Predicted 3D model of a 376-nucleotide RNA (Bacterial RNase P class A) from a Chloroflexota bacterium. The coordinates come from a structure-prediction model, not an experiment, and the mean pLDDT is 77. It matches the Rfam family "Bacterial RNase P class A". About the family: Ribonuclease P (RNase P) is a ubiquitous endoribonuclease, found in archaea, bacteria and eukarya as well as chloroplasts and mitochondria. RNAcentral holds the sequence, with entries from ENA. The source organism's lineage runs through Bacteria, Bacillati and Chloroflexota. The gene name in the source record is rnpB.
RNA sequence: CAAGCUGGCUGGGUGAUCGCGGCUGCCUGUUGUUUUGCAACAGGUUGCUGAGGAAAGUCCGUACUCCAUAGGGCAUGGUGCCGGCUAACGGCCGGGCGGGGUGACCCGCCGGCAAGUGCAACAGAGAGGUAUAUUGCGGCUCAAUCUUUGAUUGGGCAGGCGAGGGUGAAACGGUGGUGUAAGAGACCACCAGCAUUGGCAGUAAUGUCAUUGGCUAGGCAAACCCCACUAGGAGCAAGACCAAGCAGGAUGGAGAAAUGGCUCGUUUCAAUGACAUCCGGGUAGGUCGCUUGAGGGUUUUGGUAACAAAGCUCCCAGAUAGAUGGUCACCACAGGGUUUCCUGUACAGAAUACGGCUUAUAGGCUGGCUUGGGGA
Numbered sequence: 001c002a003a004g005c006u007g008g009c010u011g012g013g014u015g016a017u018c019g020c021g022g023c024u025g026c027c028u029g030u031u032g033u034u035u036u037g038c039a040a041c042a043g044g045u046u047g048c049u050g051a052g053g054a055a056a057g058u059c060c061g062u063a064c065u066c067c068a069u070a071g072g073g074c075a076u077g078g079u080g081c082c083g084g085c086u087a088a089c090g091g092c093c094g095g096g097c098g099g100g101g102u103g104a105c106c107c108g109c110c111g112g113c114a115a116g117u118g119c120a121a122c123a124g125a126g127a128g129g130u131a132u133a134u135u136g137c138g139g140c141u142c143a144a145u146c147u148u149u150g151a152u153u154g155g156g157c158a159g160g161c162g163a164g165g166g167u168g169a170a171a172c173g174g175u176g177g178u179g180u181a182a183g184a185g186a187c188c189a190c191c192a193g194c195a196u197u198g199g200c201a202g203u204a205a206u207g208u209c210a211u212u213g214g215c216u217a218g219g220c221a222a223a224c225c226c227c228a229c230u231a232g233g234a235g236c237a238a239g240a241c242c243a244a245g246c247a248g249g250a251u252g253g254a255g256a257a258a259u260g261g262c263u264c265g266u267u268u269c270a271a272u273g274a275c276a277u278c279c280g281g282g283u284a285g286g287u288c289g290c291u292u293g294a295g296g297g298u299u300u301u302g303g304u305a306a307c308a309a310a311g312c313u314c315c316c317a318g319a320u321a322g323a324u325g326g327u328c329a330c331c332a333c334a335g336g337g338u339u340u341c342c343u344g345u346a347c348a349g350a351a352u353a354c355g356g357c358u359u360a361u362a363g364g365c366u367g368g369c370u371u372g373g374g375g376a
Stems, first nucleotide, its partner, number of pairs: 001372010012331007020050004025045009052347001056358002059356005064235004076231005081095005096110001097108004111226002116224002118220002134165002136161002139157008173191006192216001194213002197210005239288004248279005255269005295314008332345005
């Protein structure tokens, strides 16, 4: 310098102006209360504050709330190499094993098919059974022919064989030899792989060495199944409190209400119970839950790391049809024009909270590493 690998951070900025949500102080008004005062509500105004790295998908795990719950078993679901972290997890960190890459590094649903059952399109003779016989190899036998102790061709044996060819993603170890009529782990040597037992290293997964064995065990468990561990249900529209109106219940009850300064009068309602007092449940509506939390920042210490501990410091949205926006100027970036200019600003937006995962994302900043080339 070129081509790559892999982490972390950021996610338009500044100012002016108009407006909106929340909190707070002040002023004004209304209502309640015996007054000063206090409380609630409404309006105005000062100050402070007001989306994210994913607020998203709602896929996991929790907190919190309500409901359910003697104990044991079965069923069903989930998880699935080992160790650590964590409130917990299907998450994260470190390691092992397998696969890919020259490499940095990346990927893995990674227990068991040598318990049982089941499945495998097409092709193929045969798809798992000490299976199968298509092309074959050799044997016996019959027939024909000939160059006649034999050879060739054809037929037969519910006969022997599994080496060569062929099919397939996959056909029951590989190479060489012995052996045989032909062959075969039938036997032998070496190699690969599996299992037994033991040693060594490691917390472990696992690795490695030796020994013995039968000679070989195919794939699929995201097929049933087996093994180990694990799981009650619903969710803030959870749930708690206050409580108009209407309806209901209990007690009293013959009057009550309107008009009106008062009385009479008039009108309406009333034993089919007006009206008054009380009661429980509870709709509309309101209040709480609601945001100080497994919280953020920073420093130090321990740890390879995830993470943990300690000190200091900060308070950082809480709406309820749902605020967080609009305009202008300058700058930044991108695109188009090229002389001033024009257009645009990634993905996307809280709703109880938190830890993860997954998905979307223009641009910018930055750490570490690999391979190749060049120079000193």